Predicted 3D model of a 95-nucleotide RNA (SAM riboswitch aptamer (S box leader)) from Candidatus Faecalibacterium faecigallinarum.
The source organism's lineage runs through Bacteria, Bacillati, Clostridia, Oscillospiraceae and Faecalibacterium.
RNA sequence: CUUAUCAAGAGCGGCUGAGGGGACAGGCCCUGUGAAGCCCGACAACCUGCGCGUGCGCGUAAGGUGCCAAAUCCUGCGGGAAACCGGAAGAUAAG
Numbered sequence: 001c002u003u004a005u006c007a008a009g010a011g012c013g014g015c016u017g018a019g020g021g022g023a024c025a026g027g028c029c030c031u032g033u034g035a036a037g038c039c040c041g042a043c044a045a046c047c048u049g050c051g052c053g054u055g056c057g058c059g060u061a062a063g064g065u066g067c068c069a070a071a072u073c074c075u076g077c078g079g080g081a082a083a084c085c086g087g088a089a090g091a092u093a094a095g
Stems, first nucleotide, its partner, number of pairs: 001095006011040001013039003019030003024076004041068001043066001046064003049060005072089001077086003
């Protein structure tokens, strides 16, 4: 850079101990009934593998990633009275 997806899903565990929700701004939240981190566990099924039908599906979950509060927590640009739609940006995967 290209393509696809982003309102589903995932712990009453162990260690540890104050912060966290990516950055900025404005909101709104989570947190000592324990944040972040590490371990274990789990979820999912993009890629590989395997199985079944067969050029595209379905299943499985061993391997490579990813993920496990809230829509990508919401808004930030355009349209709209609003609901909402689109875009941008971001995240993840494959190339």